Predicted 3D model of a 73-nucleotide RNA (transfer RNA) from uncultured Oscillochloris sp. It matches the Rfam family "tRNA". It is annotated as a transfer RNA. NCBI's taxonomy places the organism under Bacteria, Chloroflexales, Chloroflexineae, Oscillochloridaceae, Oscillochloris.
[in-house]
RNA sequence: GCCAAUGUAGCUCAGUUGGUAGAGCAGCUGUUUCGUAAACAGCAGGUCGAGAGUUCGAGCCUCUCCAUUGGCU
Numbered sequence: 001g002c003c004a005a006u007g008u009a010g011c012u013c014a015g016u017u018g019g020u021a022g023a024g025c026a027g028c029u030g031u032u033u034c035g036u037a038a039a040c041a042g043c044a045g046g047u048c049g050a051g052a053g054u055u056c057g058a059g060c061c062u063c064u065c066c067a068u069u070g071g072c073u
Stems, first nucleotide, its partner, number of pairs: 001072007010025004019056001027043005049065005
C1' cells in the first nucleotide's frame, strides 16, 4: 500500500426482510440472616465508533473517516 471482519449498557453479546433497543454478569435498593455470602423481588444504566446521504421512518441500506483484529504484498 491492497483486501476483509468487527465497533450496541461498566464487561460479554443478541437484535432473523428498515417500524418504540434487549439478555446474562457486574452495580444499587428491599426481603430473608445474629452477621456475611447465596437465594428471591425490584430499580437504574445506551443519542447503537464519528459525520453525511436515502427513506414517512435507520442499530439495520449507501458513502467518507476513525479505532481494533486478521490476511496479502

Model confidence (mean pLDDT): 81 of 100.